Model confidence (mean pLDDT): 79 of 100. The RNA shown here (Bacterial RNase P class A) has 374 nucleotides and comes from a Rhodocyclaceae bacterium. It matches the Rfam family "Bacterial RNase P class A". It is annotated as a ribozyme. From the family's description: Ribonuclease P (RNase P) is a ubiquitous endoribonuclease, found in archaea, bacteria and eukarya as well as chloroplasts and mitochondria. The organism belongs to Rhodocyclaceae, within Bacteria.
RNA sequence: GAAGUUCGCUAGGCAGUCGCUGUGAGCGCAAGCUCAUGGAGGAAAGUCCGGGCCCCAUAGAGCGGGAUGCUGGCUAACGGCCAGGCGUUAUAAGCAGCGGCAACGCUGCCCAAGGCGACAGACAGUGCAACAGAAAACAUACCGCCGAUGGCCCCGCGAGGGGAUCAGGUAAGGUUGAAAUGGUGGGGUAAGAGCCCACCGCGGACGUGGCGACACGGACGGCACGGCAAACCUCAUCCGGGGCAAGGCCAAAUAGGGGAGCAAUAGGCGUGGCUCGCGCUGCUCCCGGGUAGGCUGCUAGAGGCCGUCGGUAACGGCGGCCCCAGAGGAAUGACUGUCCACGACAGAACCCGGCUUAUCGGCGGGCUUCCCAC
Numbered sequence: 001g002a003a004g005u006u007c008g009c010u011a012g013g014c015a016g017u018c019g020c021u022g023u024g025a026g027c028g029c030a031a032g033c034u035c036a037u038g039g040a041g042g043a044a045a046g047u048c049c050g051g052g053c054c055c056c057a058u059a060g061a062g063c064g065g066g067a068u069g070c071u072g073g074c075u076a077a078c079g080g081c082c083a084g085g086c087g088u089u090a091u092a093a094g095c096a097g098c099g100g101c102a103a104c105g106c107u108g109c110c111c112a113a114g115g116c117g118a119c120a121g122a123c124a125g126u127g128c129a130a131c132a133g134a135a136a137a138c139a140u141a142c143c144g145c146c147g148a149u150g151g152c153c154c155c156g157c158g159a160g161g162g163g164a165u166c167a168g169g170u171a172a173g174g175u176u177g178a179a180a181u182g183g184u185g186g187g188g189u190a191a192g193a194g195c196c197c198a199c200c201g202c203g204g205a206c207g208u209g210g211c212g213a214c215a216c217g218g219a220c221g222g223c224a225c226g227g228c229a230a231a232c233c234u235c236a237u238c239c240g241g242g243g244c245a246a247g248g249c250c251a252a253a254u255a256g257g258g259g260a261g262c263a264a265u266a267g268g269c270g271u272g273g274c275u276c277g278c279g280c281u282g283c284u285c286c287c288g289g290g291u292a293g294g295c296u297g298c299u300a301g302a303g304g305c306c307g308u309c310g311g312u313a314a315c316g317g318c319g320g321c322c323c324c325a326g327a328g329g330a331a332u333g334a335c336u337g338u339c340c341a342c343g344a345c346a347g348a349a350c351c352c353g354g355c356u357u358a359u360c361g362g363c364g365g366g367c368u369u370c371c372c373a374c
Stems, first nucleotide, its partner, number of pairs: 001370010012339007020039008041345001045356002048354005053243004065239005070084005085119001086117004094109006120234002125232002127228002142174002144170003149167002152163004182200006201223001202221002206217004247296004257287006267281005303322008340343001
């Protein structure tokens, strides 16, 4: 320097004019006016996780239900983040072959940084595998191969030789499937087979390294214990419910409730018609609940910026500075000029940490491979 990949930051700038809105100060009886100052985002979105805060419930434990699930760390917490392990998947580069005069192209192998992984448990138990196929977990044999051994046929006096494949052997090869009883090579055999051997794989121990997931190693074992837990299930950890329309405070008129005092025992209404009885019904003051309405919760916070220290990092400690929307029909806008790279997705409604999704462009860093120069 190029290519690839990954992470972070930013989100048109400047000036002027006119508005809208929060706060503070001043003026005004008030309506309001003046001045100063603040006024959307990286996602304010989806509302998918986690927490703060509030109300209700709650002795503790269990059952039931839900979520999470490699390891270590971070955090208020998380299904998030950081670091690591294992598996898987590429593409470039590289190597090999082929084609080409060459540049280069195609195929295969090996595979960088990266991407992806519901990545605990399949000797606790139960269960599932459609179709196809001989056979789907305990063994089996459709085609094929063999037919050494026993039997059959032919030749031979005999020893023996030949043939077909009835019994039988086999799991190399073929066929089915998402998946078929370790793989490659050699020996071996009638044909075959971990039957035997070498290497690879696998298994349970052991040793070494690592906090750990795990890795590596040399022996041992011919291979047992197939797959599915995104089937039930088992194990471990965590989880009470509802949400700012939560909740708290003030509180009018009208109607109704409670209490006290006064008046009256008269009248009215009800008690199926009447009488008695019983109940309700008056005025004034006080009290409490609730409605309308108002205030609050409401933005000083797991806060931001800078520095420093610890840590690979996520993150944490310390110091300094700063205050940065808070509405309630709901403000954050419009116009003009100018410059450029011509400007995307989109807008708060209790707050915060994440995830996911949308997004014109610009800037910077890390890692890998290649090329050049010293």